[in-house]
Molecule: transfer RNA
Organism: Candidatus Nealsonbacteria bacterium CG11_big_fil_rev_8_21_14_0_20_35_11
RNA sequence: GCGGGUGUAGUUUAAUGGUAAAAUCUCUUCCUUCCAAGAAGAUGACGAGGGUUCGAUUCCCUUCACCCGCU
Numbered sequence: 001g002c003g004g005g006u007g008u009a010g011u012u013u014a015a016u017g018g019u020a021a022a023a024u025c026u027c028u029u030c031c032u033u034c035c036a037a038g039a040a041g042a043u044g045a046c047g048a049g050g051g052u053u054c055g056a057u058u059c060c061c062u063u064c065a066c067c068c069g070c071u
Stems, first nucleotide, its partner, number of pairs: 001070007010024004018054001026042005047063005
C1' cells in the first nucleotide's frame, strides 16, 4: 500500500428498514436480628460524519479504532 471482518448500556449478547430487547453491574425499596441469597423498581447504549428513504443499528459512501490475510 491492497483486500476482508468487527464496532449496540460499565460488561456479555439480541434486534436483516417501523417505539432499541434482555442478562449482569450500580442505586433505591421489600424480606432477614445482621449479612448473603431472593423479590420489585429506577438509571444508563446503536464508533464518527454524510447520503437514500415517510422512516436507518439495519442500505450506500467516507472516516476512526481493533483484528486477520497478501505485498